About this RNA
The prediction has a mean pLDDT of 87. The part of an RNA shown here (small-subunit ribosomal RNA, 5' domain) has 509 nucleotides and comes from an uncultured bacterium.
[in-house]
Context: one part of a larger RNA
RNA sequence: GGACGAACGCUGGCGGCGUGCCUAACACAUGCAAGUCGAGCGGGGUCCAAUCUGUGGCAACACAGAGGAAGACCUAGCGGCGAACGGGUGAGUAACACGUGAGAAACCUGCCCCGAACACUGGGAUAACCAGAGGAAACCCUGGCUAAUACCGGAUACCCUCAACCGACCGCAUGGUCGGAUGAGGAAAGAUUUAUCGGUUCGGGAGGGUCUCGCGGCCUAUCAGCUAGUUGGUGGGGUAACGGCCCACCAAGGCAUCGACGGGUAGCUGGUCUGAGAGGACGAUCAGCCACACUGGGACUGAGACACGGCCCAGACUCCUACGGGAGGCAGCAGUGGGGAAUAUUGCGCAAUGGGCGAAAGCCUGACGCAGCAACGCCGCGUGCGGGAUGAAGGCCUUAGGGUUGUAAACCGCUUUCGGCAGGGACGAAAUUGACGGUACCUGCAGAAGAAGCCCCGGCCAACUACGUGCCAGCAGCCGCGGUAACACGUAGGGGGCGAGCGUUGUCC
Repeated sequence: GGACGAACGCUGGCGGCGUGCCUAACACAUGCAAGUCGAGCGGGGUCCAAUCUGUGGCAACACAGAGGAAGACCUAGCGGCGAACGGGUGAGUAACACGUGAGAAACCUGCCCCGAACACUGGGAUAACCAGAGGAAACCCUGGCUAAUACCGGAUACCCUCAACCGACCGCAUGGUCGGAUGAGGAAAGAUUUAUCGGUUCGGGAGGGUCUCGCGGCCUAUCAGCUAGUUGGUGGGGUAACGGCCCACCAAGGCAUCGACGGGUAGCUGGUCUGAGAGGACGAUCAGCCACACUGGGACUGAGACACGGCCCAGACUCCUACGGGAGGCAGCAGUGGGGAAUAUUGCGCAAUGGGCGAAAGCCUGACGCAGCAACGCCGCGUGCGGGAUGAAGGCCUUAGGGUUGUAAACCGCUUUCGGCAGGGACGAAAUUGACGGUACCUGCAGAAGAAGCCCCGGCCAACUACGUGCCAGCAGCCGCGGUAACACGUAGGGGGCGAGCGUUGUCC
C1' cells in the first nucleotide's frame, strides 16, 4: 500500500447492487418449510327432483318437516407417485474424501424419449364402515361386511435369465465372445368427459454404484518400526455387482526413512486476496463433489436411503400424565434464550423461474421472487452556483503599525439534482394471471430551502502559533516528548488529509 462475512469510537443525506452467527454441530416456546391424485377403489357427508305429511288458502299456490333418484361438490381410509429432489451445516474425515488425466470389469437404473412384441383366465383377503370392549392420553382389541391400477395363482413368450450340448473365432490354459438347437424359469390393469392417460417384457438413451493406475495438495522423527482378517490362496456365504466384504481351511505373508505406524490440524475444489511474477495466505457469499442431521447402533420400504422434518433399540436432555404409560429433536425459514467484540423480520407472494402430484382445472412449495433491518462492502449522487472589499463585525496572533480567518459572511442575481408535496404511470405476462407496487420512470409545484464530519499538524509524514500545565496531568507505531517560554500533553485560533464517512484494533499478502 492492498484486502476483509469484520468489530470498536465519533459522525451520518439519498439511491443501485451485493453481503450479513466466523463464537456454543449449545438448548429451543410458537408458526410455517411435502404433498398430491375422486380420471385406481369401496364407503361417508353436504346440496338437490319426484313423492308424502302438516298449516294457511275457494283455488293457483305459499311456508315448514320427512324423503332421497340422477347429478354436482367435499373427503377420513385402501391404493399410486413424490417424500432419496430441493433447503441447511462443516462436526467428523489426511481418505481414491476431493481435484485431474487415463482406463477397467463384475453391475443397477423409477420417471422421460425412441423402437419391438404383448395385455388371456381365475382366486382369496383387508382397511374404511357397522357392532361391542379397553385406556387419562398416545392409542388399541374382538366380531361382522366390502372394493380396487392393492394381493395371490394358472396360461402365453417377440424377448430375457440360467444349465449342459454343437459349431465358428480368440487364448499357453481353467476359459471367453458370437451363433444354433434342447430343457428349466420369468409378464401384465385398468380408467375416463372417447380422445387420451396408463399396464407387461425386451432393447436403446440418459443417470448412478464400484474398482485400478499415474499425478496433485498440511505439520510433526521430541512418533521408527507397524500389522492377525493381518497378506495371499482354495472353497463357500453375501451383494445389483468385484473384493478378506464375511466365514471355514491352508500358506506366512503385507507395509515402512521415497516416512509406514502414531500424534496434531483440516471438509476438498472451481476460485478469493495479495504480488511485476514466482510465490504466499485463505476456501464467507455463488458453483461442483463429499460428509453429517440430538449422541451411538441397526435395519425396513423402495428404482434409489441405511433416509434432516421415516421406523426400531440404547443414551443424555426436555415435556405431558389420572403414575399404568406416553411425546419430542430448527446444522429448513423466521424467531427465543445462551455464548460472544459481533451478525437481520416470528414480513409479502406463488405474479415470475424451478420442483412434486394430477388428463386437466388446479393444489402444495420459508426452493425461489420480493419487501424489511444494518454505511457491513463496492459504486453513483447531493449538501448549491455566479457576483460580492471599505477586506464589516467577532475570534486569534501582534513588533500595537498591522496580519489572519477571508470572497469566507452579509448583500445582489440564478438554479432545483437528491429529499418533500401533487398528477400520470410501466416492462417483467402468452391469457380477464403482478407479491414487488401506485414501485421504477415521466410531468408539475415550493424554496438555498432538509443534508458534514472525522483524523492529524516534532521527524518518518502534508500541515504552527498562543495560552494552560510544570517528569504533574498526560502522549506514543518507532525514535521519543513533559522537571517554567513544550510547534510532541490539554484548549483555542490557524493549517493539512480524506469525505458520508473518518480513525482505531485484529488478520492475510
Record summary:
The full RNA is in RNAcentral, with records from ENA, Greengenes and SILVA.